A computed fold for a 132-nucleotide RNA from an Actinomycetota bacterium, annotated as SAM riboswitch aptamer (S box leader). The sequence was found by an Rfam model in a public genome assembly. The model forms 91% of the base pairs in the Rfam consensus. Rfam family: SAM riboswitch aptamer (S box leader). Rfam's curators write: The SAM riboswitch is found upstream of a number of genes which code for proteins involved in methionine or cysteine biosynthesis in Gram-positive bacteria. Lineage of the source: Bacteria > Bacillati > Actinomycetota.
[in-house]
């Protein structure tokens, strides 16, 4: 990178250098942009996917018990792990305009000359984890 999987209607600021383009890809629309775009750099926040941590849950396996030839049956109770929920926000990552800005495929419905609207997938895309 490639593949696997989850998520994408939310939500986030200042300043410095910089100087013209950005909003991923072709197209086609629409935005933002010398009232300073891309970019880098300071600080700040914003989320909760992974790691940690802090509380609950007997859910589960384990533990402890009585029954019992085995498989198992009950009762117990967070001592240990795992699982789920919440909270908080180590540390690792993204993120901080417009629904992934909005469309180009497929289906279904509304409309009936196309164009078009809705709505639900699909494909691409981005994050974050795992594989590698």
């Nucleotide at each position: 990178a490639c593949c696997u999987c989850a998520u994408c209607a939310a939500g986030a600021g200042g300043g410095g250098c910089a100087g013209a383009g950005g909003g991923a890809u072709a197209c086609g629309g629409c935005c933002c942009u010398g009232u300073g775009a891309a970019g880098c750099c300071c600080c700040g926040g914003c989320a909760a996917c992974c790691u940690g941590c802090c509380u609950g849950a007997g859910u589960c396996g384990u533990c402890u018990u009585g029954c019992a030839u085995c498989c198992g049956c009950g009762a117990g109770g967070c001592c240990c792990g795992a699982u789920c929920a919440g909270g908080a926000g180590u540390g690792g990552u993204g993120c901080c305009a417009c629904c992934u800005c909005c469309g180009u495929c497929u289906c279904g419905g509304c409309a009936g000359g196309u164009c078009g609207c809705c709505g639900a997938g699909a494909g691409a895309g981005a994050u974050g984890a795992g594989c590698g």